About this RNA
Predicted 3D model of a 350-nucleotide part of an RNA (small-subunit ribosomal RNA, central domain) from Capsicum baccatum. NCBI's taxonomy places the organism under Eukaryota, Viridiplantae, Streptophyta, Pentapetalae, Capsicum. It matches the Rfam family "Bacterial small subunit ribosomal RNA". The full RNA is in RNAcentral, with records from Rfam. The coordinates come from a structure-prediction model, not an experiment, and the mean pLDDT is 86.
[in-house]
Context: one part of a larger RNA
RNA sequence: UUGGGCGUAAAGCAUCUGUAGGUGGCUUUUUAAGUCCUUCGUCAAAUCCCAGGGCUCAACCCUGGACAGGCGGUGGAAACUACCAAGCUGGAGUAAGGUAGGGGCAGAGGGAAUUUCCGGUGGAGCGGUGAAAUGCGUAGAGAUCGAAAAGAAUACCAACAGCGAAAGCACUUUGCUUGUACGACACUGACACUGAAAGACAAAAGCUAGGGGAGCGAAUGGGAUUAGAUACCCCAGUAGUCAUAGCCAUAAAUGAUGGACACUAGGCGCUGUGCGUAUCGAACCGUGCAGUGUUGUAGCUAACGCGUUAAGUAUCCCGCCUAGGGAGUACGUUCGCAAGAAUGAAACUC
Numbered sequence: 001u002u003g004g005g006c007g008u009a010a011a012g013c014a015u016c017u018g019u020a021g022g023u024g025g026c027u028u029u030u031u032a033a034g035u036c037c038u039u040c041g042u043c044a045a046a047u048c049c050c051a052g053g054g055c056u057c058a059a060c061c062c063u064g065g066a067c068a069g070g071c072g073g074u075g076g077a078a079a080c081u082a083c084c085a086a087g088c089u090g091g092a093g094u095a096a097g098g099u100a101g102g103g104g105c106a107g108a109g110g111g112a113a114u115u116u117c118c119g120g121u122g123g124a125g126c127g128g129u130g131a132a133a134u135g136c137g138u139a140g141a142g143a144u145c146g147a148a149a150a151g152a153a154u155a156c157c158a159a160c161a162g163c164g165a166a167a168g169c170a171c172u173u174u175g176c177u178u179g180u181a182c183g184a185c186a187c188u189g190a191c192a193c194u195g196a197a198a199g200a201c202a203a204a205a206g207c208u209a210g211g212g213g214a215g216c217g218a219a220u221g222g223g224a225u226u227a228g229a230u231a232c233c234c235c236a237g238u239a240g241u242c243a244u245a246g247c248c249a250u251a252a253a254u255g256a257u258g259g260a261c262a263c264u265a266g267g268c269g270c271u272g273u274g275c276g277u278a279u280c281g282a283a284c285c286g287u288g289c290a291g292u293g294u295u296g297u298a299g300c301u302a303a304c305g306c307g308u309u310a311a312g313u314a315u316c317c318c319g320c321c322u323a324g325g326g327a328g329u330a331c332g333u334u335c336g337c338a339a340g341a342a343u344g345a346a347a348c349u350c
Base pairs, nucleotide, nucleotide: 004321005320006319007304008303012318015200016199017198021194022193023192025088026087027086028085031082033081034080035077036076037075039073040072041071042070043069049065050064051063052062053061054060091191092188093187094186097182103177104176105175106174107173108172109171110154114150115149116148118146119145120144121143125136126135162169163168206247207246208245209244211242215241216240220236221235222234223233258317259316260315262313263312266295267294268293269292270291271290272289273288274287275286276285299306300305324349325348332343333342334341335340
C1' cells in the first nucleotide's frame, strides 16, 4: 500500500449554501460507446506449463503444443449502463389555506433588584471570616423613610417543552421579515442527492476607533493562611463585560455520532397539525403525518451501550485515520493591525 475503519481505542470539516465532478425514479423507441458472443491478425526466441524423445538416471538438452492475458480488425446480440426521441407522477418544486414558534432585524414602553447622590429620623458601630484583619464610621456610617440618576439583566410562568443550519434565541408591545410542519391534490414534469475548490455565517476571549461604565471582575494593591503562598479565603480594584462600526475565525464549536434515501417488533409520554367517534360545545376514546423524549425486541458492538431520531440491514456522495513521543512544532506559503489562524514535515527516540 491493500485489506480495514472513524460514539468512547487514531479518525466526521463548527455549521450551511453551492461550482466542477461522482451518483441517480417509472414506461416505450433509436443507436451500439461500455457490456457479451464468434472469428482473424499480432504480442521475436529463450524461460514457465503439458506431452514425447536424447545423455546409464538426474540436473541439462532437443522436438511439438497449449492455457490465460493485452492491443487492433470483421461479423453479430440488445437485457443492463450510456445516447436519441416521446411520455408518466410516486422523488423534487411552485401557487392557493388555516395554524404553531424565546427564528431574525429595528422602534417604543415597564417593574423588581443593585449602586451612587440629596433630604428626614437616629446615634455607635458596620462589614467580613473557620477565626480574624485590612476596609467603612461621631467630618454621623450601618439601619429606616422619601425624592432623583445610571447601567446591566429580564424572577415566577419554565417543562423531559418550542424555534433555528450551527453558533444561538426568554419582560411587554408595534412594524418588517426568513424557514418548517399539517391538510387539500391545482400546476411543472426528474427539475434530484452529495459536493473537491469557493462563499456565507460563526460562543467566549482578544484587537482598532470614539462612546458607556451600575454590578461583577483577569491584572494589580492590601489583609489573612502558610515553612513559604506569586494561590484557595477577605477588603479594594484597572482592562473587560454593554452599545455602534470594523477585524479575528477559534472551543470538550459534543449527540465526542457527515449528508441523502429505503427497509426492519412493540410499550409509555410531550409538541404541532389533520381525521373518525362522542357532545349543545368541550373533555374522553381510536387513528394519520411531522418533530421531540423514555424503555425495549431482532440485529449490531471489544465491552459500555445503540436500538424506526440506529451505532441494525443496504445503496450513493463527501471528509478523515494508519503505533507513542518529537509536534499541531520547524521551514515555506496564504490570511491577519496584532494576538495568532490555516496548511504542515523530518532528524532523533521508544